A computed fold for an 88-nucleotide RNA from uncultured Eubacterium sp., annotated as THF (Tetrahydrofolate) riboswitch aptamer.
RNA sequence: UAGAGUAAAUAUUGUGCGUCAAGUGCUCUAGGAUGGGAUGUUGCCUAGAGACGAAGCUAUUUGGCACGAUACAAUGUUGCAUCCACUA
Numbered sequence: 001u002a003g004a005g006u007a008a009a010u011a012u013u014g015u016g017c018g019u020c021a022a023g024u025g026c027u028c029u030a031g032g033a034u035g036g037g038a039u040g041u042u043g044c045c046u047a048g049a050g051a052c053g054a055a056g057c058u059a060u061u062u063g064g065c066a067c068g069a070u071a072c073a074a075u076g077u078u079g080c081a082u083c084c085a086c087u088a
Base pairs, nucleotide, nucleotide: 001088002087003086008078009077010076011075012074013073014072015071016070017068018067019066026050027049028048029047030046031045032044034043036084037083038082039081040080056065057064058063
C1' cells in the first nucleotide's frame, strides 16, 4: 500500500402459516448479540405495555389461483466507525 473478514438488508427458489385472526410494521421501557480483540454508533434480536390495522375468489368434496410491507432454509448481491491485529 492492497486485500480478506460480522450483525443485518434485499432478490430468487422451495417448504409452511394466515385471509373466522396471527404475523409484519409503529411508539415507549428493559435486556442481549454485534468483522479476530477492545471501545462504540444505532443498523439487529428478545420480552412487556400501548395505538392502528389490512388480503379472497372459484370449482368441487377435495383441488386450483391470488393476497399478506407473513415464518424458515439455500444461493446471489450489498455489507459497520476508531485503534490494534490477520494475509500478501
The prediction has a mean pLDDT of 77. The organism belongs to Eubacterium, within Bacteria.